[in-house]
Small-subunit ribosomal RNA, 3' major domain from uncultured Psychrobacter sp., 477 nucleotides, folded computationally. Its mean pLDDT, the model's own confidence on a scale to 100, is 84. The source organism's lineage runs through Bacteria, Pseudomonadati, Pseudomonadota, Moraxellales and Psychrobacter. The RNAcentral record of the full RNA draws on ENA.
Context: one part of a larger RNA
RNA sequence: UGACGGGGGCCCGCACAAGCGGUGGAGCAUGUGGUUUAAUUCGAUGCAACGCGAAGAACCUUACCUGGUCUUGACAUCCAGAGAACUUUCCAGAGAUGGAUUGGUGCCUUCGGGAACUCUGAGACAGGUGCUGCAUGGCUGUCGUCAGCUCGUGUUGUGAAAUGUUGGGUUAAGUCCCGUAACGAGCGCAACCCUUGUCCUUAUUUGCCAGCGCGUAAUGGCGGGAACUCUAAGGAGACUGCCGGUGACAAACCGGAGGAAGGUGGGGAUGACGUCAAGUCAUCAUGGCCCUUACGAGUAGGGCUACACACGUGCUACAAUGGUAGGUACAGAGGGCAGCUACACAGCGAUGUGAUGCGAAUCUCAAAAAGCCUAUCGUAGUCCAGAUUGGAGUCUGCAACUCGACUCCGUGAAGUCGGAAUCGCUAGUAAUCGUGGAUCAGAAUGCCACGGUGAAUACGUUCCCGGGCCUUGUACA
Numbered sequence: 001u002g003a004c005g006g007g008g009g010c011c012c013g014c015a016c017a018a019g020c021g022g023u024g025g026a027g028c029a030u031g032u033g034g035u036u037u038a039a040u041u042c043g044a045u046g047c048a049a050c051g052c053g054a055a056g057a058a059c060c061u062u063a064c065c066u067g068g069u070c071u072u073g074a075c076a077u078c079c080a081g082a083g084a085a086c087u088u089u090c091c092a093g094a095g096a097u098g099g100a101u102u103g104g105u106g107c108c109u110u111c112g113g114g115a116a117c118u119c120u121g122a123g124a125c126a127g128g129u130g131c132u133g134c135a136u137g138g139c140u141g142u143c144g145u146c147a148g149c150u151c152g153u154g155u156u157g158u159g160a161a162a163u164g165u166u167g168g169g170u171u172a173a174g175u176c177c178c179g180u181a182a183c184g185a186g187c188g189c190a191a192c193c194c195u196u197g198u199c200c201u202u203a204u205u206u207g208c209c210a211g212c213g214c215g216u217a218a219u220g221g222c223g224g225g226a227a228c229u230c231u232a233a234g235g236a237g238a239c240u241g242c243c244g245g246u247g248a249c250a251a252a253c254c255g256g257a258g259g260a261a262g263g264u265g266g267g268g269a270u271g272a273c274g275u276c277a278a279g280u281c282a283u284c285a286u287g288g289c290c291c292u293u294a295c296g297a298g299u300a301g302g303g304c305u306a307c308a309c310a311c312g313u314g315c316u317a318c319a320a321u322g323g324u325a326g327g328u329a330c331a332g333a334g335g336g337c338a339g340c341u342a343c344a345c346a347g348c349g350a351u352g353u354g355a356u357g358c359g360a361a362u363c364u365c366a367a368a369a370a371g372c373c374u375a376u377c378g379u380a381g382u383c384c385a386g387a388u389u390g391g392a393g394u395c396u397g398c399a400a401c402u403c404g405a406c407u408c409c410g411u412g413a414a415g416u417c418g419g420a421a422u423c424g425c426u427a428g429u430a431a432u433c434g435u436g437g438a439u440c441a442g443a444a445u446g447c448c449a450c451g452g453u454g455a456a457u458a459c460g461u462u463c464c465c466g467g468g469c470c471u472u473g474u475a476c477a
Stems, first nucleotide, its partner, number of pairs: 001477002003474003007471007015461002019425005026316008034307002042053002064302004069297002073125001077124002079121005086103001089100004107114002127291002130289003136285002138280003141276001143274001148187006154163003167178003193268004198236006208225002212223003239262001242256005318418001322377007334365003339358002343354004384415001389410007431453007
C1' cells in the first nucleotide's frame, strides 16, 4: 500500500421488510446429469452451465457409429499429355461408384497456339469440427451503469509511499459548493445519439373526410377538399428558468405557480482502470504438437429423439372472478413473388379445386383475444382438466418406420392449489389476454418484438445478500 475481520461509523440496491404472482406437488414440453448404447458427436458446470452455442437434428445439417469405397484427393496453385464445355440412353449396385453408349465440335488467333472447362499422370502439396482457451488474436460473460481508476508538476517522508482523491455539506453520480500543500489534467459520471409524451411549420398519396355535391342494399365508393387524424422532414419546448421557505450570503433541498411534461419527464443505446490463467482453437484467425492409402474424402443406413432415475427452465391445469353455446366491439407492430392470397365451390375439419389482387400506407396474411350481452352447467374428479391410446384422414417433402406438424371420431390418466425451501416484480410495472417476426420445405409451450385490460404495497434500514466511502486491528501478500 492492499486484502481480510462472526471490528466500528456513514450510505445505496426488489437486499430485507410491506405487498402481488409464481417455482418446489401433477401431466406434458425442453435442457442437463446419470445410466444405457455400435454410436447415443462436441462444447457450456455456483452466482456468471442447464428452452445455453442450436434464429428451428426425418435425409441433408452432422462433427458420432456400422457397412461398402477413394488416395495429388471433395477444395487451392503449379507442370505434362489428351479432350471443347456439355449432353442422351442402358446395365450392375443400397448408393458412392464401375462398365457401355448417343448427340455436340463452340470463343479468340500472328494458324504456332491461347482462354474457360473436363479427364489422365507425376510430385510439390492439399485436407483435419484432431490436441492445447494454461502459448495466443479477436469476440463475450461477470462484478456493474457500481462511482470509481489514474497521471503531470509541486510538496512531505531515508524509503515503500502519501498528498491531490481526505474534511464540512450535497447529489443518482469523484455531482456540485465550501475548506484545504496542493494546482491542474485524463479515462469514467452527466450531456451530445435514438425512441416516446405536447405544439407549430412544410408536404397531401396509396393515408384522411369537417364542410359542399353524386351514387349505393351498404362501404371515402366517386367528384372534390387540405380542416382533422396519420405519415415524415424541420423547428419550439424543461433550464431549478420564476415565487416562497430552509441552508453557510454557497452548493443544494422542500413547497408552489405556470405547463403536455418538473427537477435525470419515461424507455433504449452507451459498460472506466481492472477481477475471475472466467468462456470460446467447434464462427473466424493463429504458434506449437499430432494424422497423411488416414485422425483426410465420398456414400447408404443408423444415432444425436435411448430411459430404473435426479435436477433446472417452461407450458397446461386442478375450475363458477369458471367451462360450454350463440351474438357483438376495440389494437399495435410486423411479413409477403419458388411469396401472401381475397372471393366462390367441395369437405364436420385439417385442407383441396377454380380464380382475383398485390413486389404492397393501394392487395393480402387478418379472425385480435381477454371484454360486453344472452342462455346453460351447480361443487361433482364434474359439461373441470386434458395426458395416454384405437381408428380414419390432411399437408410438407425423393422419403414421415425408427423420428414431423395438423384435423375428425372414440378413449378420458394424474391433478381438488402443492413439505422443507426458493424466484420475479415499485407503474402503464406485476398479473392477465391475444398478435406478429426471425430461423424455416415441414416442424415452438423456446426466443425476439407488439399492443389490449390493468393492480397491491413500500412504516422503515434492526436483520439476510451484494456494493461504495472513511476509520481500526492483523503472526496474511